A computed fold for a 71-nucleotide RNA from a Minisyncoccia bacterium, annotated as transfer RNA.

RNA sequence: GGGCCUAUAGUUCAAUGGUAGAAUAAGCGACUCCAAACCGCUUGAUCAAGGUUCGAAUCCUUGUGGGCCCG
Numbered sequence: 001g002g003g004c005c006u007a008u009a010g011u012u013c014a015a016u017g018g019u020a021g022a023a024u025a026a027g028c029g030a031c032u033c034c035a036a037a038c039c040g041c042u043u044g045a046u047c048a049a050g051g052u053u054c055g056a057a058u059c060c061u062u063g064u065g066g067g068c069c070c071g
Base pairs, nucleotide, nucleotide: 001070002069003068004067005066006065007064010024011023012022013021018054026042027041028040029039047063048062049061050060051059
C1' cells in the first nucleotide's frame, strides 16, 4: 500500500427496513433471626458524519477504533 471481517446496556450476545430485547452486572423491595441463594420491580445502549426510504441498528458512501490475510 491492497483485500476481508467487525463496532448495540458496565459485560457477553440477539434483533425479516416497521415499539431496540435477553442473560449477567448495578439499585430497590420481598423472603430470612441475620446473610447468601431464589422471587419481583427499576435504571441503562445502536462508533461518527452524510445519503436512500413514509420509516434505517439493518441498505449505500466516507471516516475512526479493533481483528485477520496479502505485498
Rfam family: tRNA. Its family is annotated with triplet codon-amino acid adaptor activity in the Gene Ontology. By type it is a transfer RNA.